The RNA shown here (Bacterial RNase P class A) has 374 nucleotides and comes from a Chitinophagaceae bacterium. Taxonomically the source falls in Chitinophagaceae (Bacteria, Pseudomonadati, Chitinophagia, Chitinophagales). Its Rfam family is "Bacterial RNase P class A". By type it is a ribozyme. The prediction has a mean pLDDT of 75.

RNA sequence: ACUACAAACCGGGUUAUCGCUCUUCUUUUAAAGGAAGGGAGGAAAGUCUGGACAGCACAGAGCAUUGCACCGGUGAAUAGCCGGGUCUUGUGAAAGCAAGAACAGAUAGUGCCACAGAAAAUAACUGCCUGUUCUUUCUUCGGAAAGGGCAGGUGAGGAUGAAAACGUGAGGUAAGAGCUCACGAUUAUUACUGGUAACAGUAAUAGUGGGUAAACCUUGCAUGCUGAAACGCCACGUAUACCAUCGCUUAAGGGUGACUCGCCCGAUGAUGGAGGGUAGGCGGAUUGAUUCUGAUAUGCAAAUAUCAGAACAGAUAAAUGAUAGCCACCUGGGAAACCGGGGACAGAAUCCGGCUUAUAGGUUUGUAGUAUUU
Numbered sequence: 001a002c003u004a005c006a007a008a009c010c011g012g013g014u015u016a017u018c019g020c021u022c023u024u025c026u027u028u029u030a031a032a033g034g035a036a037g038g039g040a041g042g043a044a045a046g047u048c049u050g051g052a053c054a055g056c057a058c059a060g061a062g063c064a065u066u067g068c069a070c071c072g073g074u075g076a077a078u079a080g081c082c083g084g085g086u087c088u089u090g091u092g093a094a095a096g097c098a099a100g101a102a103c104a105g106a107u108a109g110u111g112c113c114a115c116a117g118a119a120a121a122u123a124a125c126u127g128c129c130u131g132u133u134c135u136u137u138c139u140u141c142g143g144a145a146a147g148g149g150c151a152g153g154u155g156a157g158g159a160u161g162a163a164a165a166c167g168u169g170a171g172g173u174a175a176g177a178g179c180u181c182a183c184g185a186u187u188a189u190u191a192c193u194g195g196u197a198a199c200a201g202u203a204a205u206a207g208u209g210g211g212u213a214a215a216c217c218u219u220g221c222a223u224g225c226u227g228a229a230a231c232g233c234c235a236c237g238u239a240u241a242c243c244a245u246c247g248c249u250u251a252a253g254g255g256u257g258a259c260u261c262g263c264c265c266g267a268u269g270a271u272g273g274a275g276g277g278u279a280g281g282c283g284g285a286u287u288g289a290u291u292c293u294g295a296u297a298u299g300c301a302a303a304u305a306u307c308a309g310a311a312c313a314g315a316u317a318a319a320u321g322a323u324a325g326c327c328a329c330c331u332g333g334g335a336a337a338c339c340g341g342g343g344a345c346a347g348a349a350u351c352c353g354g355c356u357u358a359u360a361g362g363u364u365u366g367u368a369g370u371a372u373u374u
Stems, first nucleotide, its partner, number of pairs: 001370010012327007020039007041345001045356002048354005053227004060261003066222004070084005085103001086101006104218002109216002111212003125158002127154012166184006185208010231283004242273005253265003290311009329342005
């Protein structure tokens, strides 16, 4: 210097004219008008997730449901983030770097492991050994060899498979096998050392089918729901009318996840049907767990604390724009002057935190590789 991967930030500025909208002030009988100031993101997206807030009665208990699951720290948070441990994956000779985990339990129990294979845990297809018997051949006449049947032993070798009774070597055996020994692997327990801890290392003892809980399940911890079209208030207007069923304190019915208990409402009652009136306005609604810049301190970091300064859309079917010039960025031509071209993903709707996804172009940092030079 280039290439690949990963991460972070920016992703336009300024002037003028016209237009839309909000706040404050002002003018007018009222309306219209005038002045000053503000006006869509890093993701506003997905609706995944945690909360604030509001409501259900002033409130509860049980059961179930649902969620989480290594250690420590941080955080309003059950979201997430940071650091570490264990296992796995990618790259690499390794170290390193990057990424993932649905990371409690298989010795509480019940299940499942297709096909292939003899068999997936009560192992025997081929094979090896012993005994017995039949046939053939040979014979030095003791018997030997080959091939079959039956009974017993075996699990070393071979085959099937993702996986077949811990592995390698030696001894031993009729043939074999942890049967014995040595060295290893792995599970559990105990002790010591290091660490806040998860855990790591060493030693001893006792064992040796495996997988699956993203199967049911067990253990531990937590656990009301609904959602701004929530919810609250005001005005206008109508029908305290009609029908049916049940009921009237010994209660029908109802009460914001399901069920049970408890508690509460309930007599001009409850539920259902048919019918009538209204659909206008105000609040919620944006000053905060707020955003940005800088400095100091603590911390590996995430983050926390303090100080200083600057800033703040509020619509309600929805405003936040258009044009022109100059500058900045990228790019083509050109010695230069200059001429031309380009602009990603994408629009607030109660608010805040996080995660995920999309992104033309530019800047910075880290890791790896290649090349050149010193």